A computed fold for a 73-nucleotide RNA from a Candidatus Saccharimonadota bacterium, annotated as transfer RNA. Taxonomically the source falls in Candidatus Saccharimonadota (Bacteria, Bacteria candidate phyla). Rfam family: tRNA. By type it is a transfer RNA. The coordinates come from a structure-prediction model, not an experiment, and the mean pLDDT is 83. The sequence is in RNAcentral, with records from ENA.
[in-house]
């Protein structure tokens, strides 16, 4: 240098033939209970790497960049 695959909630991931964000675990209140455990409701937490495009709309298409890893030279 060239080419690919990855970046969503604090982890770990789904959603990727466009209609606007979900689990699980982790956190907070509550309620059973001797209990700080366990269970069960309920709830809070995301500028979906960043920055343009394209569309009535974009986590999803394009383009450049960052940051990780794979394969060529």
């Nucleotide at each position: 240098g060239g080419u690919c695959c990855u970046g969503u909630a604090g982890c770990u991931c789904a959603g990727c033939g466009g209609g606007a964000a979900g689990a699980g675990c982790g956190c907070g209140u509550c309620a059973c209970c001797a209990u700080c455990a366990g269970u069960g409701a309920c709830g809070a937490g995301g500028u979906c790497a960043g920055a343009g495009g394209u569309u009535c709309a974009a986590a999803u298409c394009c383009u450049c960049u960052c940051a990780g890893g794979g394969c060529c030279a």